[in-house]
RNA sequence: GAAGCUCGCCAGGCCGUCGCUGGUGCAAGCCGCAAGGCCGGUGCGCAAGCACUGGGUGGAAACACCGCACUGGAGGAACGUCCGGACUGCACAGGACGGCGCAGGAGGUAACACCUCUCCACCGCGAGGUGAGGAUCAGAGCAACAGAGACGAGCCGGUUGAGUCCGGGUGAAACGGGCAAUCUCUACGCGCAGCAAUACCAAGUAGGCCAACGUUGAUGUGGUUCCGCAGAGUUGGCGGGUAGGUAGCACCGAGCCGGGUGGGCGACCCUCGGCCCAGAGGAAUGACGGUCACGUGUUGGGCAACCAACAUGCACAAAAUCCGGCGUAUCGGCGGGCUUCACAC
Repeated sequence: GAAGCUCGCCAGGCCGUCGCUGGUGCAAGCCGCAAGGCCGGUGCGCAAGCACUGGGUGGAAACACCGCACUGGAGGAACGUCCGGACUGCACAGGACGGCGCAGGAGGUAACACCUCUCCACCGCGAGGUGAGGAUCAGAGCAACAGAGACGAGCCGGUUGAGUCCGGGUGAAACGGGCAAUCUCUACGCGCAGCAAUACCAAGUAGGCCAACGUUGAUGUGGUUCCGCAGAGUUGGCGGGUAGGUAGCACCGAGCCGGGUGGGCGACCCUCGGCCCAGAGGAAUGACGGUCACGUGUUGGGCAACCAACAUGCACAAAAUCCGGCGUAUCGGCGGGCUUCACAC
């Protein structure tokens, strides 16, 4: 220098103008021309202290809306929903059968089909990569073409006391075996559903139940306390369900970040310090402009490295109960370790 292998990281930066969404605060002041001071209020905090504040409208209030201030606001895959869990409801004495899954060995983990180390097999010159890698003396099933015969023993030639021994062509495999990615056996794991789970509050209308009154006229209604008209229901209570609402659900957690001449080959564990870190409920996290960075192309300059101008591009994709994995997508960029080849010393 060229070609590779492997591990890890980033996912454009800044400024301006608009905009969306979660949280907290705004209870009644007084002095001053003002700056500010005094007296307070709320939230967080053990405290010191920090943040906001003594705005408007509606309302009896709770609270709602608007405004102001401060503050939080997507990903490495948020994706596919393929595995494993947390959580919730239902079921459940115990055991077995059945069904599904998994499969060298050891370990990690809440758990796993994930991860790590390692043995073996295969691929690669190598760094490395890949692997449905238990069992065929429990039982069953299967094997194209060729071949007499393909799982059953039998065929041909020679030979022997004797199917006793030797040889034979075909084929991947021929008297023994192979295949378990065919059933099966063995070991281990698994109850079934899923946040549209589930729990609570709960209108209106219709229907249900109970009580009282009611054709001996309840009740409704029109008009001058009386007369009409309609008339079989009326009133109250209870309970279930629906719309809608609240919780689950935004988390002190299998939590995040950093340190350790801590333990371990490693996955990982231990320990110390710091932090609190999106959250709607058709679903916010954005749009535009400028500038810088980066990629590509064209033109110009330069021996060259390169420089300048212009144009263009800047991925894959976006939370929806929450975690751990796997798989897949991805413009590009950065860093560590290693291999092979070539050259120089």
Description
The RNA shown here (Bacterial RNase P class A) has 345 nucleotides and comes from a Burkholderiales bacterium. The coordinates come from a structure-prediction model, not an experiment, and the mean pLDDT is 77. A source record names the gene rnpB. Lineage of the source: Bacteria > Pseudomonadati > Pseudomonadota > Betaproteobacteria > Burkholderiales. Rfam family: Bacterial RNase P class A. By type it is a ribozyme.